Annotation:
A computed fold for a 131-nucleotide RNA from a Bacteroidota bacterium, annotated as SAM riboswitch aptamer (S box leader). It matches the Rfam family "SAM riboswitch aptamer (S box leader)". From the family's description: The SAM riboswitch is found upstream of a number of genes which code for proteins involved in methionine or cysteine biosynthesis in Gram-positive bacteria. The source organism's lineage runs through Bacteria, Pseudomonadati and Bacteroidota. Its mean pLDDT, the model's own confidence on a scale to 100, is 79.
[in-house]
RNA sequence: AGCUCAUCAAGAAGGGUGGAGGGUGCAGGCCCUACGAUACCCUGGCAACCCCGCUGUCUGUCUCCCUGACUCGACAGUGGAAGGUGCCAACUCCUGCCUCGAACACCGUAAGGUGCGGGGAUAGAUGAGCG
Numbered sequence: 001a002g003c004u005c006a007u008c009a010a011g012a013a014g015g016g017u018g019g020a021g022g023g024u025g026c027a028g029g030c031c032c033u034a035c036g037a038u039a040c041c042c043u044g045g046c047a048a049c050c051c052c053g054c055u056g057u058c059u060g061u062c063u064c065c066c067u068g069a070c071u072c073g074a075c076a077g078u079g080g081a082a083g084g085u086g087c088c089a090a091c092u093c094c095u096g097c098c099u100c101g102a103a104c105a106c107c108g109u110a111a112g113g114u115g116c117g118g119g120g121a122u123a124g125a126u127g128a129g130c131g
Base pairs, nucleotide, nucleotide: 002130003129004128005127006126007125008124013043014042015041016040017039021032022031023030026096027095028094029093044088045087046086049084050083051080052079053078054077055076056075057074058073060070061069062068092123097120098119099118100117101116104115105114106113107112
């Protein structure tokens, strides 16, 4: 590189460097940006994936057959934040492909389509485990 699983509507900004585009494919939209963005660095913070406890259920083992004890693990709930990551404009900024839909608006003679709303897929991001 790639594979598997989980999550993606919440949350969290100051300073410095620097000086032009940026929102990590592409297209359209919509935003951010010389009141200095994006990026990088420092500090601070958010969160709780890994991590550390507690409670409960299940499984297992032992004792024993009433039960009790205990390790690992799984799940659920709850608490913590030292460490490993991550993150700190906008839902992953929105849409794009498939599917479903009460009402409403528009287009159409109609079938239906678009807007709109729900679900899914793809892609992406992050973590954990493999590799």